[in-house]
């Protein structure tokens, strides 16, 4: 020099533990801000805040009790949260690892 490879933010699936089911959360739109392979640079994408619109699945058993309420457990439900594992994962330049 050449060739090959690894690694971000994050995404998907499974499992476990929670939260909600008296509706928080998730999702949508707009604005502002922020982070994003080791460095440069930056977008699809991501996060936060504010505002707006929209919007949901409960059932059973037991106990208490003021008798129609409360609590616990179980089975469900939610574009629900977190963790773990597996897979996927930044164009370009430099760097890193391996081979020659």
């Nucleotide at each position: 020099c050449a060739c090959a490879g690894a690694g971000u933010a994050g995404g998907u699936a499974a499992a476990a533990a929670g939260c909600g089911u008296u509706a928080a959360g998730u999702g949508u739109u707009a604005a502002a801000g922020g982070a994003u392979g080791g460095g440069a640079a930056g977008u699809u994408g991501c996060c936060u805040u504010u505002a707006a619109a929209c919007g949901a699945a409960a059932g059973a058993a037991u106990g208490u009790a003021u008798a129609u309420a409360c609590a616990u457990u179980c089975u469900g439900c939610g574009a629900u949260u977190u963790u773990u594992u597996a897979c996927c994962g930044c164009a370009u330049c430099c760097g890193c690892u391996g081979u020659c």